[in-house]
């Protein structure tokens, strides 16, 4: 220098903003006011059907005498993810590190 590995910063797909129950909170409508009520709407739990595949995770080729070993954007969907937000293999520029190489 260039690869590894750490850190920042930007980019970054895919797949229902899906049904159902309960609980909360909100607005609505009636009421002096409240309880109750009624649909939206929003979160959170739990079922249940449909998917995706780029955290991770499992498999699997050549390679080999034989075991073992072993790779992906390929295969499975445990996990996870299917409106926004976070997460994201992976790419780009900075820096850190001297691991390795030259």
């Nucleotide at each position: 220098c260039u690869g590894a590995u750490c850190g920042u910063c930007g980019g970054g797909a895919g797949a229902g903003a899906g049904c159902g129950c309960a609980g909360c909170g909100g607005a609505a409508a009636a009421u002096c006011a409240u309880c109750g009520u009624u649909c939206c709407c929003g979160c959170u739990u739990c079922g249940c059907c449909g998917c995706c595949g780029a955290a991770g995770g499992c498999g699997c080729a050549a390679c080999c005498c034989c075991c073992a070993g072993c790779a992906a954007c390929c295969g499975c969907u445990c996990a996870g993810g299917c409106a926004a937000a976070a997460g994201g293999g992976c790419c780009g520029a900075c820096g850190a590190c001297g691991c390795a190489g030259u």